[in-house]
């Protein structure tokens, strides 16, 4: 010093699957009853719960090709969905790119 190899930041990409029903609470039009408080129906909108379907690429978990220092450990994009997630947002394995120091080679 080209360079590997992990970590850690910040950018960019990033998939699948019901905007499912019910129920309960707030709230907003709009209408009908009332003198007014208020009440009652229909409709979006948020929030909580139950149910039934679904995904799988945060996390967890299992089995294994392979690999190691071979006692024994280490292991997925495979499996299972506990969690999670299923209109947009958020988030996402994982990739590319810049910075950062390590640690290893010349």
């Nucleotide at each position: 010093u080209a360079g590997g190899c992990a970590c850690g930041c910040g950018c960019g990409g990033g998939a699948g699957a019901g905007u499912g029903u019910c129920c309960c609470g707030g709230u907003c039009c709009u209408c009908c009853g009332g003198u007014a408080g208020c009440g009652g129906a229909u409709g979006g909108c948020c929030g909580g719960g139950g149910c039934c379907g679904c995904c799988g690429a945060a996390g967890g978990a299992g089995c294994a090709a392979c690999c190691g220092c071979c006692c024994c450990g280490g292991a997925a994009u495979c499996u299972c969905u506990c969690a999670g997630g299923c209109a947009a947002c958020c988030g996402g394995a994982c990739c590319g790119c810049g910075c950062g120091g390590g640690c290893c080679a010349u």
Notes
The RNA shown here (Glycine riboswitch aptamer) has 106 nucleotides and comes from Sphingomonas sp. TF3. The organism belongs to Sphingomonas, within Bacteria. Its mean pLDDT, the model's own confidence on a scale to 100, is 78.